[in-house]
Parts: sequence; C1' cells; structure tokens
RNA sequence: GGUCCCAUCGUCUAGUGGCCUAGGACGUCGCCUUUUCAUGGCGAAGAUCGCGGGUUCGACUCCCGCUGGGACCG
Repeated sequence: GGUCCCAUCGUCUAGUGGCCUAGGACGUCGCCUUUUCAUGGCGAAGAUCGCGGGUUCGACUCCCGCUGGGACCG
C1' cells in the first nucleotide's frame, strides 16, 4: 500500500428499514428476606448506537468518508 471484518449502557452482548426515545447478562444503587454477610426476591439508574455526511416518508440497521481496533496479502 491492497482486500476484508469489527465499533451499541461501566463490561460482555441482542437487534440486519417501521413492532426500538433501543432488550438481556454481569456489575452499581435502593427495598425485602437474614442476628450480620452471602444467597434469593422486587425495583431503579445507566447507551441521542465511534464521528461527519448521504439515501429514504422513516436509519442502530443501507451507501460514502474519517477515526480507532483486528485478520490476511504484498
């Protein structure tokens, strides 16, 4: 330098055009249970989906560029 893949709550992830102002697990916080802790139960907060454009009536999803990470080739 070329080809391809990935980027979504603190972490790991689901979602492949409208049912999503985004669901789950772990973690955090509160309450209950317990003499206390742990376990268990209930609830809450937490992501404008890496950034900027475009397509579309409508974009986390499709297209382009950029940034970061990875694989292969030279």